A computed fold for a 91-nucleotide RNA from Planifilum fulgidum, annotated as Glycine riboswitch aptamer. The source organism's lineage runs through Bacteria, Bacilli, Caryophanales, Thermoactinomycetaceae and Planifilum.
RNA sequence: GUGAAGGCGGGAGGAGAGACCGCGCAUGCGGCGCCGAAGGGGCAAGCCCGUAAAGGGUGAAUCUCUCAGGCAAAAGGAGGCCCGCCGGACG
Numbered sequence: 001g002u003g004a005a006g007g008c009g010g011g012a013g014g015a016g017a018g019a020c021c022g023c024g025c026a027u028g029c030g031g032c033g034c035c036g037a038a039g040g041g042g043c044a045a046g047c048c049c050g051u052a053a054a055g056g057g058u059g060a061a062u063c064u065c066u067c068a069g070g071c072a073a074a075a076g077g078a079g080g081c082c083c084g085c086c087g088g089a090c091g
Base pairs, nucleotide, nucleotide: 001090006086007085008084009083010082011081018032020031021030022029023028033071034070035069039067040065041064042063046058047057048056049055
């Protein structure tokens, strides 16, 4: 300073999938079917170690799994957007 990455706070919006069935009767429990965008788990290239070869470690996501969570409303809700602050790449 017409201030990058990154971090914190606030705001508006924000998808998907049974208002399923049974029992109990305030909240609950069981069953089947589904969803992915809180959180959590998994891994590719690359890199590192190592071998004759092998193998091991690290390693991302809106991908994937569906543990958790969710499937009327409410609540929650990733990523992005806007505002403010920190920051200080860069000029």
RNAcentral holds the sequence, with entries from Rfam. The coordinates come from a structure-prediction model, not an experiment, and the mean pLDDT is 82.